The RNA shown here (Bacterial RNase P class A) has 380 nucleotides and comes from a Phycisphaerae bacterium.
[in-house]
RNA sequence: AUUGUGGGCCAGGCGAUCGCUGUUGGAAUUUAUUUAACAGAGGAAAGUCCGGGCAGGUUAGGGCAAGGUGACGGCUAAUGGCCGCUGAGGGUAACCUCCAGGAAAGUGCCACAGAAAACACACCGCCGAUGGCUUCUUUGGAAGAUCAGGUAAGGUUGAAAUGGUGCGGUAAGAGCGCACCGCGACGCUGGUAACAGCGUUGGCCGGGUAAACCCCACCUCCUGCAAGACCAAGCAGAGCUUCAGUAUCGGCCCGAUAUGCUAAGGGCUCGGGUAGGUCGCUUCGUUUCGACGAGAGCUGUCCUGGUAACAGGCAGUCAAGAUAAAUGAUCGCCCAUCUGCAAAGAUGAACAGAACCCGGCUUACUGGCCCACAAUUUUU
Numbered sequence: 001a002u003u004g005u006g007g008g009c010c011a012g013g014c015g016a017u018c019g020c021u022g023u024u025g026g027a028a029u030u031u032a033u034u035u036a037a038c039a040g041a042g043g044a045a046a047g048u049c050c051g052g053g054c055a056g057g058u059u060a061g062g063g064c065a066a067g068g069u070g071a072c073g074g075c076u077a078a079u080g081g082c083c084g085c086u087g088a089g090g091g092u093a094a095c096c097u098c099c100a101g102g103a104a105a106g107u108g109c110c111a112c113a114g115a116a117a118a119c120a121c122a123c124c125g126c127c128g129a130u131g132g133c134u135u136c137u138u139u140g141g142a143a144g145a146u147c148a149g150g151u152a153a154g155g156u157u158g159a160a161a162u163g164g165u166g167c168g169g170u171a172a173g174a175g176c177g178c179a180c181c182g183c184g185a186c187g188c189u190g191g192u193a194a195c196a197g198c199g200u201u202g203g204c205c206g207g208g209u210a211a212a213c214c215c216c217a218c219c220u221c222c223u224g225c226a227a228g229a230c231c232a233a234g235c236a237g238a239g240c241u242u243c244a245g246u247a248u249c250g251g252c253c254c255g256a257u258a259u260g261c262u263a264a265g266g267g268c269u270c271g272g273g274u275a276g277g278u279c280g281c282u283u284c285g286u287u288u289c290g291a292c293g294a295g296a297g298c299u300g301u302c303c304u305g306g307u308a309a310c311a312g313g314c315a316g317u318c319a320a321g322a323u324a325a326a327u328g329a330u331c332g333c334c335c336a337u338c339u340g341c342a343a344a345g346a347u348g349a350a351c352a353g354a355a356c357c358c359g360g361c362u363u364a365c366u367g368g369c370c371c372a373c374a375a376u377u378u379u380u
Base pairs, nucleotide, nucleotide: 001376002375003374004373005372006371007370008369009368010367012334013333014332015331016330017329018328020040021039022038023037024036025035026034027033042351046362047361049360050359051358052357053356054224055223056222057221061254062253063252064251066220067219068218069217070216072084073083074082075081086100087098088097089096090095101215102214106213107212108209109208110207123155124154125151126150127149130148131147133144134143135142136141163181164180165179166178167177168176182204183202184201185200186199187198188197189196190195228279229278230277231276237270238269239268240267241266242265245259246258247257248256249255283294284293285292286291295318297317298316299315300314302313303312304311305310335348336347337346338345339344
């Protein structure tokens, strides 16, 4: 210098005038008036994919089924999240990816091709020693083709084919034997563990697939702010059915609780009225209104511990709350970008707008800056 890998930050600033919403205080009282101060839409507010807080289901359970997760250790309120580490795969590397427990509990599946995909029955081949056939013969045997038979080392097919490479051996071959590797068994060392390394021993038990059913371990009550609570207004009920029952507890069973003893309650059908307002709603509680306490609240280039995620401490702080939906407009100066020789002009980019709250994940997107690491080249 170039290329790459991993991470972090930003999304105009200041001032003035006017406008909108909320909180607090004052003034005033035909008024949802007026005035002052403070605050006012993101890194994803999106998706609604996970986990919780909170609220309700009268109280608290057990089992089955159903669903979710899946190497190991740690963090967290918790998770399918995060951090570290192990194994496998990709990459020269920095790094990236992983539906990563079990195939010796069982049942399935492996199309086509191929001889053959598990009871592994041999297509092309190799041998034909031993037994058979033919020819020759000095009657010892030799030669030939291959029948019986032997074989799976070579080749074919495929994603995968009877552990792999080499040497010996054999009629030709084969763990048939040996060496090294692989695999199994037993042990030792290191590590919290997953796992790694080493030693001894055995010729050695076809593979794959569980993102197939299944087995194992752990987890799961349901619904969801349109939850739920209160107030006001208004109406109209009728019929059928249900007793050792009815209702609730996600489905089923057990059990529990409440209620009832011929309908209180439940179920079905028809019909009538209402759709308004307040709270929930934006940190909570107490208060002598100074403040104090609490919190899975926020910020910190601070301290301690930890490889880290994070935990504890300390300091500061409490940050929109709309309800058909507020958070804006104009001007001036500065900053940035683009055009231009300059003067000057234009623009403020992309994806995109809170709705009970919080922690994650995923998706969309533009330009700039910063940090660390890897590889290559060049110079000193």
About this RNA: Taxonomically the source falls in Phycisphaerae (Bacteria, Pseudomonadati, Planctomycetota). Model confidence (mean pLDDT): 77 of 100.